The prediction has a mean pLDDT of 78.
Predicted 3D model of a 151-nucleotide RNA (FMN riboswitch aptamer (RFN element)) from Microbispora rosea.
Of the family's consensus pairs, 97% are formed in the model.

RNA sequence: CAGCGUGCUCCGGGGUCGGUGUAAUUCCGAACCGGCGGUGACACCCCUGUCCCCAGGGGUGAAGUCCGCGACCCGGCCGAAGCCAUCGGCCGGUGGACCUGGUGAGAUUCCAGGACCGACGGUGAAAGUCCGGAUGGGAGGAAGCGCGCGA
Numbered sequence: 001c002a003g004c005g006u007g008c009u010c011c012g013g014g015g016u017c018g019g020u021g022u023a024a025u026u027c028c029g030a031a032c033c034g035g036c037g038g039u040g041a042c043a044c045c046c047c048u049g050u051c052c053c054c055a056g057g058g059g060u061g062a063a064g065u066c067c068g069c070g071a072c073c074c075g076g077c078c079g080a081a082g083c084c085a086u087c088g089g090c091c092g093g094u095g096g097a098c099c100u101g102g103u104g105a106g107a108u109u110c111c112a113g114g115a116c117c118g119a120c121g122g123u124g125a126a127a128g129u130c131c132g133g134a135u136g137g138g139a140g141g142a143a144g145c146g147c148g149c150g151a
Stems, first nucleotide, its partner, number of pairs: 003149007010141002016030004031129002033118002035069004042061008064116002073093007098114005120132003
């Protein structure tokens, strides 16, 4: 150095035009957006084989719909000597949506096309996009700055 542990910090995008209407960024028509890990036949870069082709090795990126996680919501227990509310901790539960064609040994991941999904509360009228809980929480990180262990 690597590795392991640990403290603090950081880390989410998107409503514009038109229509109807007393009233809609909520409806209708057309728009716009996609947290984290895994998988990934794709793409790019580097090294080696002198170059191309090709092969081998390495790196980076790559799925909203697959496998999981988080958020939101619900419940139980505890903090908290009776009850209610609120807050916090732990445990458990719920939890959205993809097909067709192509290539191929192999694809819900590549290519082409067409679809679909998006917590709770609020609102002059129904919200993924507005306002609010939230200056919150949070998975995870080969992100930043420290501390410790360590041969």